[in-house]
Context: one part of a larger RNA
C1' cells in the first nucleotide's frame, strides 16, 4: 500500500421488511447429469452452465457410428498433353460410382493462338469441426451503469509511499458548494443520440371526414384542408418564478403556472481492472499432430435411447369457472419460389377455383376480457395425458423421428414439505396478436397492444456493493 475480520461509523440496492404472483406437487414440453449404446458428435458446469451455442437434427444440416468406395483429391495456384463447354437415353448398384449411348460445335483472334470449362498424367501442395482459449487476435460474460480509476507539476517522507481523491454539507453520481499544501488535468458520471408525452408550422396521397352536396346507405363517387394521422422543421422544462430552510453556499421542502417538475418516461451507451472466466466448432492465427487418412464421397442409422436425478417452462387441479349462443373495441409487423379474398365441397384439419396486392390501398390474423343461457361442487359437462382407429398437409421420403383434424379412450392431479424466485406503475398479474429461423415443425426467443392491481412503517437483521477508520503471526 492492499486484502481480510462472526471490528466500528455513514450510505445505497426488490437486499430485508410490507404486499402480489409463482417454482418446489401432478402430467407434458425442453435442456442437463447419469446410465445405456456401434454411435447416442462437440462445447457451456456456483453466482456469471442447464428453452445455453441451436433464429428450427426425418434426408441435408452433421461434426458421430456402420457398410461400401476414393487418393493431387469435394476446393485453390502452377506444368504438360488431349478435347470447347454442354446435352439425351439406357444398364449394374443402396447410393457414391462404373459402363454404354444421342445431338451439337460455339466466343475473341494480329490466324501463332487466347478466354472459360472438361478429361488424363506428374510434382509442389490441397484438406483437417484433429489438440492446445494455460501460446494468441477478435468477440463476449461478470463484478456493475457500481462511482470509481489515474496522471503532470509542486510539497512531505531516508524509503516503500502519502497528499491531491481526506474533512463539513449535499447529490442518483469523485454531483456540486465550502474549507484545505496543494494547483490543475484525463478516463468514467451527467449532457450531446433515439423514443415517448404537449403545442405551432410545412405538406395532403393510398390516410382523415367536421362542413357542402351525392348515394345501391358502404367516405361509395365528387368537393373540402377543419380534425385524426403521417414525417420534415421549430417551441417548450432551466430549480426559470414565489415562500420556507440552509452557512450569505451547494442544495432540500412546499406552492404556482404548465401537456409534462426537479435525471419527466423508456432505451442505446459499460471507466482502470478482476475471474490464466468463455470461445482454436463463427472467423483469423503460433506451435504440435494426420497425409491411400484424423482428408474426401455416399447408403442406412444416431444426435429423438430411459431405472433415475436436477434446472427452465406449458397445461392443470376448477364456479372470478367449463360448455353453447351472440358478437364490440387494438397495436407492432410480414408478403411475388409470396400473402391469398369471395364462392363451392368437407363435421373438421383441409381441398377446388383464383379476384386483389411489389403494399398508409389489397390480403392474412379480426380476437381475448365483457353479455345471455346452462351446469351446482362431483375426480364432475373440471382436467386433458395415454392409447385405438380413420384422415389432412408439407416434403424424393413422415417406420425409427413431423405437425394438424374427426370419432372413441379418458391417467395423474382437489393448491403442493424443507426450501426458493420475480416484481415499486401502465409495473406485477392476466389476455391474445405479430415476426425471425423455416418446405414442414415452438409451450422457446424477440417484439406488440388490451384489461389492470396491492404494498413500501422503516434499515434491527440476511445478501451484495461504496466511502472513512481500526486490528492483523496475511501478500
Nucleotide at each position: 500500500u492492499g486484502a481480510c475480520g462472526g471490528g466500528g461509523g455513514c450510505c445505497c440496492g426488490c437486499a430485508c421488511a410490507a404486499g402480489c404472483g409463482g417454482u418446489g406437487u401432478a402430467g407434458c414440453a425442453u435442456g442437463u447429469g447419469g446410465u445405456u449404446u456401434a454411435a447416442u458428435u462437440c462445447g457451456a458446469u456456483g453466482g456469471a452452465a442447464c428453452g445455453c451455442g441451436a433464429a428450427g437434427a426425418a434426408c441435408c444440416u452433421u461434426a458421430c457410428c456402420u457398410a461400401c468406395c476414393c487418393u493431387u483429391g469435394a476446393c485453390a495456384u502452377a506444368c504438360a498433353g488431349a478435347g470447347a463447354c454442354c446435352u439425351u437415353u439406357c444398364c449394374a448398384g443402396a447410393g457414391a460410382u462404373g459402363g454404354a449411348u444421342u445431338g451439337g460445335u460455339g466466343c475473341c483472334u494480329u490466324c501463332g493462338g487466347g478466354a472459360a470449362c472438361u478429361c488424363u498424367g506428374a510434382u509442389a501442395c490441397a484438406g483437417g469441426u484433429g489438440c492446445u482459449g494455460c501460446a494468441u487476435c477478435g468477440c463476449u460474460g461478470u463484478c456493475g451503469u457500481c462511482a470509481g480509476c489515474u496522471c503532470g507539476u509542486g510539497u512531505c517522507g531516508u524509503g516503500a509511499g502519502a497528499u491531491g481523491u481526506u474533512g463539513g454539507g449535499u447529490u442518483a453520481a469523485g454531483u456540486c458548494c465550502c474549507g484545505u499544501a496543494a494547483c490543475g488535468a484525463g478516463c468514467g458520471c451527467a449532457a450531446c443520440c433515439c423514443u415517448u408525452a404537449u403545442c405551432c408550422u410545412u405538406a395532403g396521397u393510398u390516410g382523415c371526414u367536421a362542413c357542402c352536396a351525392u348515394u345501391a346507405a358502404g367516405u361509395u363517387g365528387g368537393g373540402c384542408a377543419c380534425c385524426u394521422c403521417u414525417a420534415g422543421g421549430g417551441a417548450a422544462a432551466c430549480u426559470g418564478c414565489c415562500g420556507g430552510u440552509g452557512a450569505c453556499a451547494a442544495g432540500c421542502c412546499g406552492g404556482a403556472g404548465g401537456a409534462a417538475g426537479g435525471c419527466g418516461u423508456g432505451g442505446a451507451u459499460g471507466a482502470c481492472g478482476u475471474c490464466a472466466a468463455g470461445u482454436c466448432c463463427u472467423c483469423a492465427u503460433g506451435g504440435c499432430c494426420c497425409u491411400u487418412a484424423u482428408a474426401g464421397g455416399c447408403u442406412g442409422g444416431g444426435c429423438u435411447a430411459c431405472a433415475c436425478a436436477c434446472g427452465u417452462g406449458c397445461u392443470a387441479c376448477a364456479a372470478u369457472g367449463g360448455c353453447g349462443g351472440u358478437g364490440a373495441c387494438a397495436g407492432u409487423g410480414g408478403g411475388c419460389c409470396g400473402c391469398g379474398a369471395c364462392c363451392c365441397c368437407g363435421c373438421a384439419a383441409g381441398g377446388g377455383u383464383g379476384a386483389g396486392c411489389u403494399a398508409a390501398u389489397c390480403c392474412c390474423c379480426a380476437a381475448a376480457a365483457a353479455c345471455c343461457g346452462u351446469c351446482u361442487c362431483a375426480g364432475u359437462u373440471c382436467g386433458g395425458a395415454u392409447u385405438g382407429u380413420a384422415c389432412u398437409c408439407u416434403g424424393c421420403a413422415a417406420c425409427u423421428c413431423g405437425a394438424g383434424u374427426g370419432c372413441a379412450u379418458g391417467a395423474a392431479g382437489u393448491u403442493g414439505g424443507a426450501a426458493u424466485c420475480g416484481c415499486u406503475a401502465g409495473u406485477a398479474a392476466u389476455c391474445g396478436c405479430g415476426g425471425a429461423u423455416c418446405a414442414g415443425c415452438a409451450u422457446g426467443c424477440c417484439g406488440c397492444g388490451g384489461u389492470g392491481a396491492a404494498u413500501a412503517c422503516g434499515u434491527u437483521c440476511c445478501c451484495g456493493g461504496g466511502c472513512c477508520u481500526u486490528g492483523u503471526a496475511c501478500a
A computed fold for a 475-nucleotide part of an RNA from an uncultured prokaryote, annotated as small-subunit ribosomal RNA, 3' major domain. The RNAcentral record of the full RNA draws on ENA. Model confidence (mean pLDDT): 80 of 100.